[in-house]
Context: one part of a larger RNA
């Protein structure tokens, strides 16, 4: 000097940040990921029109419309959000490689969308079950899903030329044979749909070099280390499998053990170092504990499935159901860390043609002196140097002390009143100009959760605001009582045993100051 800090006394406000370091303990409740009807059957539940009916404001009926439960389907749930178990590793940091690779929505550009078909779901009728959640019929559509057509700078095999290199080879042009597509919807202007190509973003791989501690760990290794072959994979590889070799790491520290998430930063330090790894940003990992695949461009998936394990609830004992290391919130635990808030207005994300929906992501407001930075708690005269109070060498004097009384001023802030923001830009919806038939551009309207909050202004008044540590030396700051090696006190040296500036009070001083001081931990 410093801190995610806690205790003890204390406390007037404001403004920015921060707030489970412990049990990756176990969770009540509620919300955190949906969204399209301009893909689809539809019509469960609103409302709107329309028709019946009558009992006169209710009933039925109609998907006709707004709109939509639940289901098919596309996108999205792999982003964002936590957390720090695990890993000492190509994990991460930097540098390079990929002639060994993949990419959905975006963004250019080329070309294309011809025909045919069976089911399925929901619905409908039956059925088992306590329940979860099935079973069977009969029936239905799609941008679901099959098949044929057609294609090419596509794949793929076999050749050919011409160039390059870095060894397998790359690049380009070229011949032949095979081979692979598509979805359509409306308000007729658009939004989709297939196939190359490029790009941009994102993802994988691989070296190099860094990257804690123990030798009181000395030797490890059998897919282990090459090779051929084949499978796998986006893709390189023992990645996996057969066969063959017998290899490969280690004192420059293998292996083992123990510790831990890496960085950017962040404290200290003239600096070389030394410490830490909270907030915020990158990257890794994880998701009650193990395991695994499925889907998908993209996962071996936190709020998906499936095994197995522990724990918890529900049962009609037959059988089920779930995962806060999202955001409040509870219990434990601990010195010890918050509201079961409000709002999508803004920013960004999801889907959507758009409106618009959904967002505990963000924005905001609550609680905490937890830090940091500001404001204040008056400000000028005022000596009778007042009274108390303490101290002395005591009719006296010093000290408290311009301190207070007194007299003037101000009025931050507190309170009362009254006024009141920026944050809004869009998008949408009118008008309209310009081209000319949907683009660009102007207007005008519309939309604020913080919030009647910031901040402005009036009014009256010092009113409404100080405390904590210490005072032996280090170390800024001294006297009295009081106790009498007792009570105490202490960071170190040390004080106390009858004059204690070192314990207790008091006076009076010193230091900081809305905070002191103590303890812990780096330097």
């Nucleotide at each position: 000097g410093a801190u995610g800090a806690a205790c003890g006394c204390u406390a007037g406000c404001g403004g920015c940040a921060g707030g489970c370091u412990u049990a990756a303990c176990a969770c009540a409740u509620g919300c955190a990921a949906g969204u399209c009807g301009a893909g689809g059957g539809g019509u469960a539940a609103c409302a709107u029109u329309g028709u019946a009916g009558c009992u006169u404001g209710c009933u039925a009926c109609a998907g006709a419309u707004g709109a939509c439960g639940a289901c098919c389907g596309g996108c999205g749930g792999a982003c964002g959000g936590g957390u720090g178990c695990g890993u000492a590793a190509c994990g991460c940091g930097u540098a390079u490689a990929g002639a060994a690779u993949c990419u959905g929505c975006c963004u250019u550009g080329u070309a294309c969308a011809g025909g045919a078909g069976g089911a399925u779901a929901g619905c409908c009728u039956u059925u088992a079950g306590a329940a979860a959640u099935g079973a069977a019929g009969a029936u239905u559509a799609a941008u679901a899903c099959u098949c044929c057509a057609u294609a090419a700078u596509u794949u793929g095999u076999a050749g050919u030329u011409a160039u390059g290199g870095c060894a397998u080879c790359g690049u380009a042009a070229u011949u032949a044979c095979a081979u692979u597509a598509a979805a359509g919807a409306u308000u007729u202007a658009u939004c989709g749909g297939u196939a190359c190509a490029a790009g941009a973003u994102g993802a994988c791989u691989a070296u190099g070099c860094g990257u804690c501690u123990u030798a009181u760990u000395a030797g490890c290794u059998a897919g282990a280390u090459g090779g051929u072959a084949a499978g796998g994979u986006a893709a390189c590889g023992g990645c996996u499998u057969a066969c063959c070799a017998u290899g490969g790491c280690a004192a420059c520290g293998a292996u083992a053990a123990g510790u831990a998430g890496g960085g950017g930063u962040c404290c200290u330090g003239a600096g070389a170092g030394g410490g830490a790894g909270a907030u915020c940003c990158c990257c890794c990992a994880c998701a009650c504990u193990g395991g695994u695949a499925c889907u998908g461009a993209g996962a071996c998936a936190c709020g998906g499935a499936c095994c197995a394990g522990a724990c918890u609830c529900c049962u009609a004992c037959g059988g089920g159901a779930g995962g806060c290391a999202g955001c409040a919130g509870u219990g434990a635990g601990g010195a010890a860390u918050a509201u079961u808030g409000g709002a999508c207005a803004a920013u960004g994300g999801a889907g959507g043609c758009a409106a618009c929906u959904c967002u505990g992501a963000u924005c905001c407001a609550g609680c905490c002196a937890u830090g940091c930075c500001g404001c204040g708690u008056g400000c000028a005269g005022g000596a009778a140097g007042a009274c108390u109070g303490c101290c002395c060498u005591a009719u006296g004097g010093g000290u408290u002390g311009u301190a207070a009384a007194c007299u003037g001023c101000u009025u931050u802030u507190a309170u009362a009143c009254a006024g009141g923001a920026a944050g809004a830009a869009a998008c949408g919806a009118c008008u309209u100009u310009a081209c000319g038939u949907g683009u660009a551009g102007a207007g005008u309207u519309u939309u604020g959760a913080c919030g009647g909050u910031a901040c402005u202004g009036u009014a009256a008044g010092a009113a409404u605001a100080a405390g904590c540590a210490c005072c032996g030396g280090c170390u800024a700051a001294c006297u009295c009582c009081g106790u009498g090696c007792c009570a105490g006190c202490a960071g170190c040296c040390g004080c106390g045993g009858u004059a204690a500036u070192a314990c207790g009070g008091a006076g009076g001083g010193u230091g900081c100051a809305a905070g002191c001081g103590u303890u812990a931990u780096c330097c």
The part of an RNA shown here (small-subunit ribosomal RNA, 5' domain) has 523 nucleotides and comes from an uncultured bacterium. Rfam family: Bacterial small subunit ribosomal RNA. Its family is annotated with structural constituent of ribosome and ribosome in the Gene Ontology. RNAcentral holds the full RNA, with entries from ENA and SILVA. Its mean pLDDT, the model's own confidence on a scale to 100, is 84.